[in-house]
Molecule: RNase P RNA; transfer RNA
Organism: Deltaproteobacteria bacterium
RNA sequence: CGAGGAAGCCAGGCGAUCGUCGGCGGUUUCGGCCGCGGGAGGAAAGUCCGAGCUCCAUAGGGCAGGAUGCCGGGUAACACCCGGUCGGGGCGACCCGGAGGAAAGUGCAACAGAGAGUAGACCGCCGACCUUGCGGGGUCGGCAAGGGUGAAAGGGUGCGGUAAGAGCGCACCGGCGUUCCUGGUGACAGGGGCGGCCAGGCAAACCCCAUCCGGAGCAAGACCAAGUAGCGGAGCGUUUGAGGGCUGCCCGUCCGAUGCUCCCGGGUAGGUCGCUAGAGCCCGUCGGUAACGCCGGGCCUAGAUGAAUGAUCUCCACCGCCGCUUCGGGCGACCGGACGGCGGCACAGAACUCGGCUUACAGCUACCUCGAACC
RNA sequence: GCGCCCAUAGCUCAGUUGGAUAGAGCGUUGGACUACGAAUCCAAAGGCCAGAGGUUCGAAUCCUCUUGGGCGCACCA
Numbered sequence: 001c002g003a004g005g006a007a008g009c010c011a012g013g014c015g016a017u018c019g020u021c022g023g024c025g026g027u028u029u030c031g032g033c034c035g036c037g038g039g040a041g042g043a044a045a046g047u048c049c050g051a052g053c054u055c056c057a058u059a060g061g062g063c064a065g066g067a068u069g070c071c072g073g074g075u076a077a078c079a080c081c082c083g084g085u086c087g088g089g090g091c092g093a094c095c096c097g098g099a100g101g102a103a104a105g106u107g108c109a110a111c112a113g114a115g116a117g118u119a120g121a122c123c124g125c126c127g128a129c130c131u132u133g134c135g136g137g138g139u140c141g142g143c144a145a146g147g148g149u150g151a152a153a154g155g156g157u158g159c160g161g162u163a164a165g166a167g168c169g170c171a172c173c174g175g176c177g178u179u180c181c182u183g184g185u186g187a188c189a190g191g192g193g194c195g196g197c198c199a200g201g202c203a204a205a206c207c208c209c210a211u212c213c214g215g216a217g218c219a220a221g222a223c224c225a226a227g228u229a230g231c232g233g234a235g236c237g238u239u240u241g242a243g244g245g246c247u248g249c250c251c252g253u254c255c256g257a258u259g260c261u262c263c264c265g266g267g268u269a270g271g272u273c274g275c276u277a278g279a280g281c282c283c284g285u286c287g288g289u290a291a292c293g294c295c296g297g298g299c300c301u302a303g304a305u306g307a308a309u310g311a312u313c314u315c316c317a318c319c320g321c322c323g324c325u326u327c328g329g330g331c332g333a334c335c336g337g338a339c340g341g342c343g344g345c346a347c348a349g350a351a352c353u354c355g356g357c358u359u360a361c362a363g364c365u366a367c368c369u370c371g372a373a374c375c
Numbered sequence: 376g377c378g379c380c381c382a383u384a385g386c387u388c389a390g391u392u393g394g395a396u397a398g399a400g401c402g403u404u405g406g407a408c409u410a411c412g413a414a415u416c417c418a419a420a421g422g423c424c425a426g427a428g429g430u431u432c433g434a435a436u437c438c439u440c441u442u443g444g445g446c447g448c449a450c451c452a
Stems, first nucleotide, its partner, number of pairs: 001371005007365003012316002015313004020039002023036005041347001045358002048356005053217004060251004065213005070084005085099001086097004100208002105206002107202002122147002124143008155173006174198001176195008221273004230264001232263005243255002266451003280299005286293002318344006325338005376448007385401004394432001403419005425441005
């Protein structure tokens, strides 16, 4: 210098002018005016998970449905985080994993190929017989070593064996089942014995196993004000119970009567609370490998509702490019600084609130790996 | 804000336990018929199944993320 890996920081700054939304204080002729102080993010986003909060009758059981799926820990909880195991990728730094079960069952595998899952014989190898123009050809049978097809061909290597072959036999290796020992909390790792020659893939196919799940969402919900037209229509029902219990079905239980559902029409598109102090943020000690936790101290940090947090300008900072400019270093290729000019400065914007994940994105810092060149 | 759904040819739609080359109608283009047109008949073109990644031997189809579009939800009598 090039190509990468991983961790972290930041989200331009000061000032001036003109605005904008809340709060507090003053003033007022109630229209406003003045002063002080505050006003977006790391993702406010997607709404993908998990909760708080609120309401539904404190919500029970079964089926269906959904989610999760190696082990241990963290957490209010999680599909998140941390540490580990195993598997995979990369030369490496390092990264990725939706990682239970395929010897419970059902099912799928197009095309090619002889045969695709209680296998199979196209070429081929071997034997017997027939035939011949002596090169060979045919019929029957044996075989699965080699070739070929395919994403995948029912263990691998070697020796024996045989007409040729084959776990047909044996040795070693791999894998499987079972059992024991050692280490580990555990996933698992290492080792020994026995067994049968081997049991393939797909569960982001149905499914099985284990664990968990009541539903809706701040347009939840509570209160106030204003206004209108319900003797409108249809259906069901009043103890033989409609309807409801906010995803379906059944049972149980509870509520339930100028009631419930639908259609047709009418009115209001106002205000207050919920609404921001919270599983909150920062610093430090201690415990823990870590995620995180305990304790102590400090801080207050938007609450809008057609919806504020902005616009312009000067200077400075940062990044990139250029230069008959200039300075320094180096033998040199070149490197660095100054000056001048031009350009750039992302992604994006709260809407009840948190914890995560995912996605979008400008710049900077030091560290690590691989490669090349030069000294 | 919250909840839900959809995307396949120019347009409207098919496409099922995932099978390889994705179909149909209308439209378009060319030809035939006609004096010329319409209708009719024949033929052809036109798709990387919204985009990206994953599972799988194999994805329009299954899973995840992104993009674009659509629908519903206020209160009172």